[in-house]
């Protein structure tokens, strides 16, 4: 310090996730020791039992021990004193002077300290106790006795109030032989403690905006320790609040703790300070102190007890129990230490505290051994089978003893004494490697990889994701990595997150500028001088407890831990100083702002008047058949006279041309002409005021269109509606009609893509070119031009900015000020509440739930019913077919025991198959074999080969005979056969979506790339685009590109011309010759083979840019690639093939292997592809006659002769081929016949008889002869081929092959056309451009209803709780007040009484309770609304391309649904 995740890729915005640290934690697996810490975060739920606050003998009484007695010791009850207000617990309440910090004045204070004074004289009781008595008990009543440091009175004193007078008002003794000590009363002061006041600080919500009646203040009185509405009577009407009152929710506060670079954020366990509470609520008493945790009274709930009349209780003390919960310990020891209470003290007491126990809960330390040890051990795992790894790890040798074991001994410090911890730490001796390693992870982020299993299953997962038969992501194993007595997971907090931004963000298009303006509070504010010192800066100083953090030193063997000392920063108070800046005070200035004066432009506003064109209606006239409308039509109008034309009249609405990125207004908006009234701007000169300014929360004003209310008006156009079309439908687009509304007046509404998607103000920062208003200068008759200011309004562009697009003096640049707004997408601008509105609705405005994205700009593709250019038998122009018929053949389907398999749009279908009767053969049935039909290795045996017989469908099985070979070192070996055992063979079994290789297709289309440079943040671009040209990215020119590669072209083959050369088996002009180029001869010709030449836009003219090229011509056998072939770029289609072959993995192994016989691949209602033959006279039949090329032949072609009607048979010359054979070419020509008919067309089908091949011709071959003689008379929709030696037509030949189902396929020659000099359209393709919400790329994406399931949520007649408030009723305990009733020891007394006290009663207040109302909140609720999410459901196709009617915003109407239409706006 970052990283992953939106995309095909990129940059940005933006969320989600992650690595770190932490915890009073919990869970899972595992677990040796020690030290130091920590341990109910939940039910402030209920609590059995025990303990946690006593102590004092100086007072009274009693008991006990003891004694002869006195004394003494000890215990108990009571009086009395003091302490139970501390210590300990908890965090419910509390948003407050509760807390923290800093100040203050009107107070109290037991014990303690210092100091002054005093303690004289009297008196009356009450407990205990005794007697008797009530009650179950707890606990009382009555009578009697008694002491005190208990109680009361008198005297005296300072002090208090008051001018004075006067009033009120203290005490106690005890111990000791004594000195003396302790205690008491009363003053003054102190210390410590406490009460009170106050400044600024301390969470969230405005969907809480007003709150307040003792409320705010005053006076009198009361009250308190003290101030005070603290209380009360009267008076006044205040007080508080947008700097957030009140209300609601939540919460103990702090030192600190965790985290962070810091600023901050989160938190408030343990320790420490403060507060509050003690079952819930109320209340007082006592006291120095309480409204009191282990005190009292009352009420309530709960528990226990009871004799039913009553009583008792309060663990949020320490242990413990139940309950709750993911979860938190022992009913332990001791007062030895520290501290507290009492006491004069010894001492007693103390669950405070000191310790131990339990828990890996945390932090820290130590150990589980160290050294050596290669046969690189066994076992495991992997493997390319060679090895590698686990791994020096183990074993083994040697050493050590922290720990451990059990034993023995000593037994520290913690005080001078006392020891709970504790027979503990520590030390010494003995023993012996002995007793001790796990957990998670291993695709990326993130350190660490392989095998097996599984097969979108099981599972995993923090995110993105993984798993569909080769998973480094699941599970197991081996290995590795990390941490380690722990390791992972979960939860929570901070960080990363600059993701709420003070430090430190944004707002044109990503979320985000209010529709516009005016102006209040607030914030900010020009120049000069002065005052002051609030802000600001600075010196000194007080304080912010201790602990913690930091730092230094020290102590436990180290560390954690502990001790001692020190300190920064920051907050705040006091007190000095400075005076620049801000504020304040005062005085000025003119530049900001404004006023007055002169001029000026304008659809600025409002009101009135006038005008013409057009439209419609109406009247009259002319006229006579259609008009109108559309893509095409129809509805509609029209012989009752439309439309058309002319003239008259009426009405309403809007104002052509001028007209313009021109004007004006704050925006919305504003346009015929004239007039009245009126707002603002600009400009000039420079007179006046003197900062008067800017912005603007709340507030107010204006606000298109639609819409609403009332009254008018209504020509045109027109939501709704009706009709006609279109359509699968058409609630639409188109057409014919047509109402509200559109217009006016008065009033509402307050919204728009109200947009420059850009708030306002001020200043600064290069230019250039327009345009509107105006000034000045110059010139002029005038306009214009030129120069220069200012206010607008546009274009272009530098710096700069920006994610990019873009902005750029009219900023989105550089700065300042103020306001509004944003913080992932959806849910949702929805729900609810509130305000406004007549309504429609507007404004404000969430959450649950859900997703990992949503989004912006730009890039490359792909695509468009976008645009431009171009090509192609793509269309057009022609020609011949297919599609109808019969047959052949392939496919689908069906059938079957099997009909083996593959190929399926173009790019499968006469395809694999250049040939299924057996074989082939992979399929089926049956019969057989199991080391196998085939390969290698081992053992035994026999040479091998051959012949015969039996059985069987064959394979096979059985029997017999014949035969002894070759090499040799004589052991044996080679080849072959048979038998045997084991390794293994074998598989046309699966996966072409695991693969290699090969192939198809786009495509013989002109494309596809790269190096360097340059541009861009980048993806990428440029080059490869542009202007021409080409068959071509072919070439030329231009150009931030310059080169190169691969394709194109050329090089190769065939054909076309010529030359040279060579002449046999080919050829023959000349010379001889023959039946015959037969032979001699010839090398001219033809022909064959080889080698060359030739064609390059070379040349001429025109055109083009003086280019590339194009057009025409000459010459030439051939002319612009001469014709044809081979040659197939980068890539696409998970295209085809595991059945050519090869091959990974999986599967079968007496079978999915192998052998055999027979069958099947040839089935047949049907559908379809490719062909053949035809339908005839340009033909058919018969007879005669002519002309090829190419190819093949010894397991062969086969002449000749002969035979048969023929297929064929017999014979067998020649030929291993320019020699011989196949071999006859056919169309064609000549002659003849046939005459338009299902025929002398056509030949299917069928019968019978033959031939050939082959062991074999039934399923199922081909051929021949005779007989038979089907459909078919040119073919619907649709569709295919072809541009010249082509189409068409006609024979011929070859491969495979015994034969052949070949009409197929591959060659070859003969005859031999028509049309196109075009690109509008269809299909396909190329280049450039444009839009895009597509990238699996339009077979894309995607919206809404409906149906089904699930989830959360709103409304809801209501119902049930909780909290708060108000009013009334009843009113406990209790303080206070009153009291004429009852009663009463101390004092007084005139002896009646009085003062004072107590009881009772009454009054005010008053908790709980009751009644009623209101508010807030939670749960639930028949039914109901929408929302979200789901697998391949239904209906349509709204959006993205011009998305097929451009989209969209506001509004209104309307429709199953998306949606449609109207009005106005907008370009996104």
């Nucleotide at each position: 310090g970052g990283a992953g995740u939106u995309u095909g890729a990129u940059c940005c915005u933006g969320g989600c996730u992650u690595a770190g640290g932490a915890u009073g934690a919990a869970c899972a697996c595992u677990g040796g020791c020690a030290g130091c810490a920590u341990g109910c975060u939940u039910a402030a739920c209920a609590c059995a039992u025990g303990c946690a606050a006593g102590u004092c003998g100086g007072c009274u009484g009693g008991g006990a021990a003891g004694u002869g007695g006195u004394g003494u010791u000890u215990c108990c009850a009571g009086u009395g004193g003091u302490g139970g207000a501390c210590g300990g617990g908890u965090g419910a309440g509390u948003a407050a002077c509760a807390c923290a910090u800093a100040a203050g004045a009107a107070c109290c204070u037991g014990c303690c300290c210092u100091u002054g004074g005093g303690a004289g004289g009297g008196g009356a009781a009450c407990a205990a106790c005794a007697a008797g008595u009530g009650g179950a008990g707890a606990u009382g009543g009555u009578u009697g006795c008694u002491a005190a440091u208990a109680c009361c009175c008198c005297a005296u004193a300072g002090g208090c109030u008051g001018a004075g007078g006067a009033g009120a008002a203290a005490a106690a003794g005890g111990a000791g032989g004594a000195a003396u000590c302790c205690a008491c009363c009363u003053g003054a002061g102190g210390a410590g403690g406490g009460g009170c006041u106050c400044g600024g600080g301390u969470c969230u919500g405005a969907u809480u905006a007003g709150c307040u009646a003792g409320u705010u203040g005053g006076u009198g009185a009361g009250g308190c320790a003290a101030u005070a509405g603290c209380u009360u009577a009267c008076c006044a009407a205040g007080g508080u609040g947008a700097u957030g009152a009140u209300c609601a929710g939540u919460a103990g506060c702090u030192g600190g703790u965790c985290u962070g670079a810091g600023a901050g954020g989160a938190u408030g366990a343990u320790c420490a300070g403060c507060c509050a509470c003690a079952c819930u609520g109320g209340g007082a008493c006592u006291g120095a102190g309480a409204c009191a945790c282990a005190g009292c009274c009352c009420a309530g709930a709960c528990u226990c007890u009871u004799a039913u009349g009553g009583g008792a209780g309060g663990c949020a003390g320490c242990a413990a129990u139940g309950g709750g919960g993911a979860a938190u310990u022992u009913u332990c020891c001791g007062c030895a230490a520290u501290g507290g209470g009492c006491a004069a003290a010894a001492g007693c007491u103390u669950a405070a505290u000191g310790g131990a126990g339990c828990a890996a809960u945390g932090c820290u330390g130590c150990a589980u051994g160290g050294a050596g040890g290669u046969a690189g051990a066994a076992g495991g795992c992997c493997c390319a089978c060679g090895g590698g790894u686990u791994a020096u790890g183990a074993a083994c040798u040697u050493c050590u003893u922290u720990u451990c074991u059990g034993u023995a001994a000593a037994g520290a410090a913690g005080c001078a004494a006392u020891g709970g911890c504790g027979g503990u730490u520590u030390c010494u001796a003995a023993g012996g490697a002995a007793u001790a390693a796990g957990c998670a992870u291993c695709a990326g982020c993130u350190a660490a990889c392989u095998c097996u299993a599984u097969g979108c299953c099981a599972g995993u997962a923090g995110c993105a994701g993984u798993a569909g038969u080769a998973a480094g992501a699941u599970a197991g194993a081996g290995g590795a990595u990390g941490c380690a007595a722990g390791u992972g997971u979960u939860a929570u907090c901070c960080a990363g997150a600059a993701u709420g931004a003070u430090u430190g963000g944004g707002u044109g298009u990503a979320a985000a500028g209010c529709a516009u303006c005016u102006a209040u509070a607030g914030g900010u504010g020009a120049c000069u001088u002065u005052u002051c010192a609030a802000g600001u800066c600075u010196g000194c100083u007080g304080u912010c407890a201790a602990a913690u953090c930091c730092c230094a030193g020290g102590g436990c063997u180290c560390a954690a831990c502990c001790c001692u000392a020190g300190a920064c920063a920051g907050g705040u108070g006091g007190u000095g100083g400075a005076a620049a800046c801000u504020a304040c005070c005062a005085a000025g200035u003119u530049g900001g702002a404004g006023u007055a004066c002169g001029g000026u432009a304008g659809g600025g506003g409002c009101a009135g008047a006038g005008g013409g064109a057009a439209u419609u209606u109406u009247c009259g006239a002319u006229g006579g058949a259609g008009c109108g409308g559309u893509g095409a039509a129809a509805u509609g109008c029209a012989u009752a006279g439309a439309g058309a034309u002319c003239g008259g009249a009426a009405a309403g609405a809007a104002c052509a041309c001028c007209a313009a990125u021109g004007g004006u207004g704050a925006a919305a908006g504003c346009a015929c002409u004239c007039u009245a009234c009126u707002g603002g701007g600009c400009u000039g000169a420079c007179a006046c005021u003197a900062a008067c300014a800017c912005u603007a929360a709340g507030a107010g004003a204006u606000u298109a269109a639609a819409g609403c209310u009332a009254g008018g008006g209504g020509a045109g156009a027109a939501a709704a509606u009706g009709g006609g079309a279109u359509u699968a439908g058409a609630u639409a687009c188109c057409c014919c009609a047509g109402u509200a509304g559109u217009c006016c007046u008065a009033g509402c509404c307050a919204u728009a893509a109200a947009u420059g998607a850009u708030u306002g103000a001020u200043a600064c920062u290069a230019g250039g070119c327009g345009u509107u208003g105006u000034g000045c200068a110059u010139a002029u008759c005038a306009a214009a031009c030129c120069a220069u200011g200012u206010a607008g309004u546009g274009c272009u562009a530098u710096a700069g900015c920006u994610a990019a697009c873009g902005c750029a003096u009219u900023a989105a640049g550089u700065a300042u000020c103020c306001c509004g707004c944003c913080u992932g997408g959806g849910g949702a601008g929805u729900a609810u509440g509130u305000u406004c509105a007549c309504a429609a609705g507007a404004a404000u405005g969430a959450a649950a739930c859900u997703c990992a994205a949503a989004g912006g700009a730009a890039u490359u593709g792909a695509u468009g019913g976008g645009a431009g250019c171009c090509c192609a038998c793509a269309c057009a122009a022609g020609u011949g077919g297919u599609g109808a018929a019969g047959c052949a053949u392939g496919u689908g389907g069906u059938u079957u025991a099997a009909u083996u398999u593959g190929a399926u749009g173009c790019a499968a279908a006469g395809c694999a198959a250049a040939g299924a009767a057996c074989c082939u053969u992979a399929c089926c049935a049956g019969g057989g074999c199991u080391u196998g039909a085939c390969a290698u290795g081992c053992c035994g045996u026999g040479a091998a080969u051959c012949c015969u017989c039996u059985u069987g469908a064959a394979a096979g099985a059985g029997a017999g005979g014949g035969g002894u070979g070759c090499c040799c070192a004589c052991a044996g070996g080679a080849a072959c056969g048979c038998g045997g055992a084991c390794a293994c063979a074998g598989g046309u079994g699966g996966u072409g979506c695991a693969u290699g290789g090969c192939u198809g297709u786009c495509u013989u289309u002109a494309g596809c790339u790269u190096a360097u440079g340059c541009c861009a943040u980048a993806a990428g671009g440029u080059g490869u685009u542009g202007g021409g040209c080409u068959a071509a990215g072919u070439c030329c020119c231009a150009c931030a590109a310059u080169g190169a590669g691969u394709g194109c072209a050329a090089c190769c083959c065939u054909c076309g011309u010529g030359u040279u050369u060579a002449g046999u088996u080919g050829c023959c002009a000349c010379c001889a010759u023959u039946g015959a180029g037969u032979u001699u001869g010839g090398a001219a010709c033809c022909u064959u083979g080889a080698a060359c030449a030739g064609a390059c836009u070379g040349u001429c003219g025109g055109u083009g840019a003086u280019a590339a090229g194009c057009c025409g011509g000459a010459g030439g056998a051939a002319g612009g690639u001469g014709a044809g072939g081979a040659u197939g770029a980068c890539g696409u289609c998970a295209a085809g093939u595991c059945a050519u072959c090869a091959u990974g993995c999986c599967c079968c192994u007496u079978a999915u292997g192998c052998c055999c016989u027979g069958g099947g691949u040839g089935a047949c209602a049907c559908a379809u592809g490719u062909g053949c033959u035809a339908c005839a006279a340009u033909g058919g039949g018969c007879g005669g006659g002519a002309c090829a090329a190419a190819g093949g032949g010894u397991c062969g072609c086969g002449a000749u002769c002969u035979u048969g009607u023929g297929a064929g048979g017999g014979u067998g010359a020649g030929c291993u081929a320019a020699u011989u054979c196949c071999a006859a070419a056919a169309a064609c020509c000549c002659a003849u016949u046939u005459u338009u008919a299902g025929u002398u067309u056509g030949g299917a089908u069928u019968g019978c008889a033959g031939g050939c091949u082959g062991u074999a011709a039934c399923u199922u071959g081909c051929c021949u002869a005779c007989a038979u003689g089907a459909a078919g008379c040119c073919a619907a929709a649709a569709u295919c081929g072809c541009u010249a030696g082509u189409a068409a037509u006609u024979g011929u030949u070859g491969g495979c092959c015994a034969g052949u189902c070949a009409u197929a396929c591959g060659g070859u020659g003969g005859u031999g056309a028509a049309u196109u000099u075009g690109u509008u359209c269809c299909c396909g393709g190329g280049c450039c451009u444009u839009g895009u919400a597509c990238a699996c790329a339009c077979u894309g994406c995607c919206c809404a209803u409906c149906a089904c399931a699930c989830u959360a949520u709103g409304g809801g007649c209501g119902c049930u709780g909780g909290c708060c408030a108000u009013g009334c009723c009843c009113a406990a305990a209790g303080u206070c007040a009153u009291u004429a009733c009852c009663u009463u020891a101390a004092c007084u007394a005139u002896a009646a009484g009085g003062a004072g006290g107590g009881g009772g009663a009454u009054g005010c207040c008053g908790a709980a309770g009751g009644c009623a109302u209101g508010g807030c909140u939670a749960g639930u609720g028949a039914c109901u609304g929408g929302a979200g999410u789901g697998a391949a459901g239904u209906c349509a196709u709204a959006a993205c391309a011009a998305g097929g009617u451009a989209g969209u915003c506001a509004u209104a109407c309307u429709a199953g649904a998306a949606g449609g239409u109207g009005u106005g706006g907008u370009u996104g």